[in-house]
A computed fold for a 61-nucleotide RNA from an Actinomycetes bacterium, annotated as Fluoride riboswitch aptamer (crcB RNA motif). Its Rfam family is "Fluoride riboswitch aptamer (crcB RNA motif)". Its family is annotated with response to fluoride and positive regulation of gene expression in the Gene Ontology. For this family Rfam cites "Widespread genetic switches and toxicity resistance proteins for fluoride" (Baker et al., Science, 2012). The model forms 100% of the base pairs in the Rfam consensus. Taxonomically the source falls in Actinomycetes (Bacteria, Bacillati, Actinomycetota). Its mean pLDDT, the model's own confidence on a scale to 100, is 81.
RNA sequence: GUCGAAAACGGCGAUGGAGCUCGCCGAAACUGCCACCAGGGCUGAUGGCUCCUGCUCAUGG
Numbered sequence: 001g002u003c004g005a006a007a008a009c010g011g012c013g014a015u016g017g018a019g020c021u022c023g024c025c026g027a028a029a030c031u032g033c034c035a036c037c038a039g040g041g042c043u044g045a046u047g048g049c050u051c052c053u054g055c056u057c058a059u060g061g
Stems, first nucleotide, its partner, number of pairs: 009026005016052006032042003
């Protein structure tokens, strides 16, 4: 210096924050779907669960 493995650590999982948990990555993991070129269309703040914030819809006061 190169290659591989494990542990620790860190990071990531389509729009914000936190806790728990699962998976993935080590410069990678990740960067939604439909449609076709039109100032087109659709869902969602989670990977999953819970809470908060924001957005949307409905009902009541």